[in-house]
Model confidence (mean pLDDT): 79 of 100. The RNA shown here (c-di-GMP-I riboswitch aptamer) has 94 nucleotides and comes from Candidatus Kuenenia stuttgartensis. The sequence is in RNAcentral, with records from Rfam and Ribocentre. It matches the Rfam family "c-di-GMP-I riboswitch aptamer". About the family: GEMM was predicted in a large-scale screen for bacterial structured RNA regulatory elements. The source organism's lineage runs through Bacteria, Pseudomonadati, Planctomycetota, Candidatus Brocadiales and Candidatus Kuenenia.
RNA sequence: GAUUGAAAAAGGCAAACCAACCGCAAGUUUGGGACGCAAAGCCAUGGGUCUUAAGCGUGAGUUCUUUAUACGUAAAGAUUGCCAGGUUGCCGAA
Numbered sequence: 001g002a003u004u005g006a007a008a009a010a011g012g013c014a015a016a017c018c019a020a021c022c023g024c025a026a027g028u029u030u031g032g033g034a035c036g037c038a039a040a041g042c043c044a045u046g047g048g049u050c051u052u053a054a055g056c057g058u059g060a061g062u063u064c065u066u067u068a069u070a071c072g073u074a075a076a077g078a079u080u081g082c083c084a085g086g087u088u089g090c091c092g093a094a
Base pairs, nucleotide, nucleotide: 005091012037013036017032018031019030020029022027035081041087042086043085045084046083047082048079049078050077055073056072057071058070
């Protein structure tokens, strides 16, 4: 240095849940809280997944022409603690 993650130490992150902010929602942020994590650091680039505001389509009602609603479709939204890729990095045995 490469591969790699046994035993430990220092330090780090923080699922569910609760409260508050934001958002149609998925979910984000902050505080509390720890199930776990050796990249659970960073980047939505590819795939997957989740959501459905606008738009579009269909049907019904009211009404008499434009308002409201239901369903379907729909990422430009979300997720890196779903996987891959890129990039940086603590400690250490064989």